[in-house]
RNA sequence: GAACUGGCCCGGGCGGCCGCUGGUCGGCUCAAUCGGUUUGACGAUGUGGUUCGGCCAGAGGAAAGUCCGGGCUCCACAGGACACGGUGGUGGGUAACACCCACCGGCCGCGAGGCUAGGGAAAGUGCCACAGAAACCAGACCGCCACCCCGGCUAUAUCCGCCGGGAGGCAAGGGUGAAAGGGUGAGGUAAGAGCUCACCAGCAGGUCGGGUGACCGGCCUGGCUAGGCAAACCCCACCGGGAGCAAGGUCAAGCAGGGGACAGGGGCGGUUCUCAGGCGGCGAAAUCCGCCGGAAUCUCCCCGCGAGCUGGUCCGGCUCGACAUGAUCCCCGGGUAGACCGCUAGAGGUUCCGAGCAAUCGGCAUCCCAGAUGAAUGGCCGCCACCUCCGACUCGCGGAGGUACUGAACCCGGCUUAUAGGUCCAGUUUCCGC
Numbered sequence: 001g002a003a004c005u006g007g008c009c010c011g012g013g014c015g016g017c018c019g020c021u022g023g024u025c026g027g028c029u030c031a032a033u034c035g036g037u038u039u040g041a042c043g044a045u046g047u048g049g050u051u052c053g054g055c056c057a058g059a060g061g062a063a064a065g066u067c068c069g070g071g072c073u074c075c076a077c078a079g080g081a082c083a084c085g086g087u088g089g090u091g092g093g094u095a096a097c098a099c100c101c102a103c104c105g106g107c108c109g110c111g112a113g114g115c116u117a118g119g120g121a122a123a124g125u126g127c128c129a130c131a132g133a134a135a136c137c138a139g140a141c142c143g144c145c146a147c148c149c150c151g152g153c154u155a156u157a158u159c160c161g162c163c164g165g166g167a168g169g170c171a172a173g174g175g176u177g178a179a180a181g182g183g184u185g186a187g188g189u190a191a192g193a194g195c196u197c198a199c200c201a202g203c204a205g206g207u208c209g210g211g212u213g214a215c216c217g218g219c220c221u222g223g224c225u226a227g228g229c230a231a232a233c234c235c236c237a238c239c240g241g242g243a244g245c246a247a248g249g250u251c252a253a254g255c256a257g258g259g260g261a262c263a264g265g266g267g268c269g270g271u272u273c274u275c276a277g278g279c280g281g282c283g284a285a286a287u288c289c290g291c292c293g294g295a296a297u298c299u300c301c302c303c304g305c306g307a308g309c310u311g312g313u314c315c316g317g318c319u320c321g322a323c324a325u326g327a328u329c330c331c332c333g334g335g336u337a338g339a340c341c342g343c344u345a346g347a348g349g350u351u352c353c354g355a356g357c358a359a360u361c362g363g364c365a366u367c368c369c370a371g372a373u374g375a376a377u378g379g380c381c382g383c384c385a386c387c388u389c390c391g392a393c394u395c396g397c398g399g400a401g402g403u404a405c406u407g408a409a410c411c412c413g414g415c416u417u418a419u420a421g422g423u424c425c426a427g428u429u430u431c432c433g434c
Base pairs, nucleotide, nucleotide: 001430002429003428004427005426006425007424009422010421012384013383014382015381016380017379018378020058021057022056023055024054025053026052027051029049030048031047032045033044034043035042060405064416065415067414068413069412070411071410072244073243074242075241079315080314081313082312084240085239086238087237088236089103090102091101092100093099104118105116106115107114108113119235120234124233125232126229127228128227141174142173143170144169145168148166149165150164151163152162153161182200183199184198185197186196187195201225202224203222204221205220206219207218208217209216210215248341249340250339251338257332258331259330260329261328262326264303265302266301267300269298270297271296272295273294274293277292278291279290280289281288305321306320307319308318309317348367349366350365352363353362354361355360385403386402387401388400389399390398391397
């Protein structure tokens, strides 16, 4: 110098003139309230409105996507089960997470580093196209082979040897493929094969060591040796109430309702009525009083009935209702859409110190950094900076065009996506020079 890897940050600047939103302070004025008063003038408060002025603040690293996790709000059940959904190595961080950090295993890269599909294939089902003999229990396309049988050649014939075929043996060599039944070598065999042996790889068992752990390493024994895919269905482990700021609350205003569906039995007690009936008491009797019986009604209880619960189902539980009314549901129709709160001081930011490999945590100090509601930060001018092009070119300069992605809406922690151009730090490989 070139190429690459990891990380932090900036993302136009300066000045002037007008303008916008919020906060805070102050002034004038009007309304309001109180006091005073002759129904006047006046004074006080600053509660509200209009207006004027000073000061302070005013979009992001992603505000985006709405993919995760929460805070917060409401719903008795946030109880149990199922469905459904999510995660998936170990340890740590965090309010929590599918996030972050460190490490382990596997893969990629010469390397710095990067990626993560990371529990289970012996519970079951399924897939591996094409090619190939054969891709879950096997198979023989080209092939190799002694004995046995048939035919032929040489030869006088047999034997030997050679060729072809049948039957039989083999999967070592070659071919196909992403992947073909561990690899190399030797022995053995008719030819071969872990058939046997040595070494190596994997797997299983035992044992020792290191590590919090995932896991790593050593030694011994064993010939045990086709798989891959679960980001295929599935199994296992763990996690998960539902809905969401258009949540939810306060104030003000306003109307108009109509129709339909639809749910009982018993017990204790109280009150009222009853005299058809029975018993008792006072009586001559009637009357009267009490009890039983009957009717209505009320409270409570039991078993059930109807409905609702949360934006999946069931169980349990809770609440409401039950004879023509009302709990609930369905259909038709009418009114309102206004103001305020929620709404920004927080799991907050920043410097420094300490602990930790790190993520992060703790401590002292310090700061307040948008709260709009058809939706605020803009318009104009001048100069400068950077980039591209043209001209000029000794130095110097002139002109034209452009300056990324993008706009908060309850808030926070992440992930993913978009991004002209640029600064800085650390590291790897390579070339040249000293």